[in-house]
RNA sequence: CGGGGUGUAGCGCAGCUUGGUAGCGCGACCGGUUUGGGGCCGGUAGGUCGCAGGUUCAAGUCCUGUCACCCCGA
Numbered sequence: 001c002g003g004g005g006u007g008u009a010g011c012g013c014a015g016c017u018u019g020g021u022a023g024c025g026c027g028a029c030c031g032g033u034u035u036g037g038g039g040c041c042g043g044u045a046g047g048u049c050g051c052a053g054g055u056u057c058a059a060g061u062c063c064u065g066u067c068a069c070c071c072c073g074a
Base pairs, nucleotide, nucleotide: 001073002072003071004070005069006068007067010026011025012024013023020057028044029043030042031041032040033039050066051065052064053063054062
């Protein structure tokens, strides 16, 4: 320098094929159960989807640029 992959909640990930209300597990918090803790059960909060722009009635999803990390090649 060129090509490819990944980036979504505190952590691990799904959602992309086929654009249409942002989800799951763990964790945190509250409550129930218990003498208390753990376990179990119920609930709540937490995101503007790496960043910027474009297309569209509508973008995590499509297009362009860019950043970080990883892989391959030179």
This is a predicted structure of a 74-nucleotide RNA (transfer RNA) from a Eubacteriales Family XIII. Incertae Sedis bacterium.
The sequence was found in a public genome assembly.
The coordinates come from a structure-prediction model, not an experiment, and the mean pLDDT is 81.
Its Rfam family is "tRNA". It is annotated as a transfer RNA.